The prediction has a mean pLDDT of 83. Predicted 3D model of a 75-nucleotide RNA (transfer RNA) from a Vulcanimicrobiota bacterium. The source organism's lineage runs through Bacteria, Bacillati and Vulcanimicrobiota. The RNAcentral record of the sequence draws on ENA. RNAcentral records the identical sequence in 2 taxa.
C1' cells in the first nucleotide's frame, strides 16, 4: 500500500430503514437479627467522526479515525 471484518450503556454483545435493547455491573426498595441469594423498580447512550441518499438513517452510500486478520512491498 491492497482486501476483509469490527466500532451500539461501565463490560460482553443483539438489533439492520419508522419504538435504542438484553445479560452482567451499579443504585433504591422488598426479604433477613445481619449478610448472601432471590424478587421488583430506577439511573446510565452525540449508536466512532463528517458528508450524502431518503418523508424518515444505528441500519444504505462515500471519506476519515481507531482496532483485528490476511496479502503485498521493503534493507
Nucleotide at each position: 500500500g491492497c482486501g476483509c471484518g469490527g466500532u451500539u450503556a461501565g463490560c460482553u454483545c443483539a438489533g439492520u430503514g419508522g419504538g435504542a435493547g438484553a445479560g452482567c455491573a451499579u443504585c433504591a426498595c422488598a426479604u433477613u437479627g445481619a449478610c448472601a441469594c432471590u424478587g421488583u423498580g430506577g439511573g446510565g447512550g452525540u449508536c466512532g467522526c463528517a458528508a450524502g441518499u431518503u418523508c424518515a438513517a444505528u441500519c444504505c452510500u462515500u471519506g476519515c479515525a481507531c482496532c483485528g486478520c490476511g496479502c503485498a512491498c521493503c534493507a